RNA sequence: AGAAGAGUAGCCAAGGCGCGUCAAGUGUUGCGAAACGGGACGUUGUUCGCAAACGAAAGGGCGGAGAGGGGGACCUCCCGCGUCCUGCGGUGCCUUUGGCGCGUCCGCUUCG
Numbered sequence: 001a002g003a004a005g006a007g008u009a010g011c012c013a014a015g016g017c018g019c020g021u022c023a024a025g026u027g028u029u030g031c032g033a034a035a036c037g038g039g040a041c042g043u044u045g046u047u048c049g050c051a052a053a054c055g056a057a058a059g060g061g062c063g064g065a066g067a068g069g070g071g072g073a074c075c076u077c078c079c080g081c082g083u084c085c086u087g088c089g090g091u092g093c094c095u096u097u098g099g100c101g102c103g104u105c106c107g108c109u110u111c112g
Base pairs, nucleotide, nucleotide: 002111003110004109005108010100011099012098013097014095015094016093017092018091019089020088021087028052029051030050031049032048033047034046038106039105040104041103042102058086059085060084061083062082063081064079066077067076068075069074
């Protein structure tokens, strides 16, 4: 020289713990900024700030408050008060888990 390979930001799944369901969050668009394999250029993606538009799934158990009825035990209605369960949200965080994850050149590791 040549061949093979590793590693970023991050994404998905699974698991765990939460948050919201009284709508925060997520998602979309525009503008600006930042970081982003070890280096250079660049892509994709990510994050942050600002602005705009859009926009949702609740149900039940127990307890409690209030109102009405009843002689009473109690019954009915109702609640944005607590708690639990089942859902829902393009929901947040975490992980000795699984999968995925740089284009060119150089560098790095291994081989002859």
Background: A computed fold for a 112-nucleotide RNA, annotated as THF (Tetrahydrofolate) riboswitch aptamer. Its mean pLDDT, the model's own confidence on a scale to 100, is 84.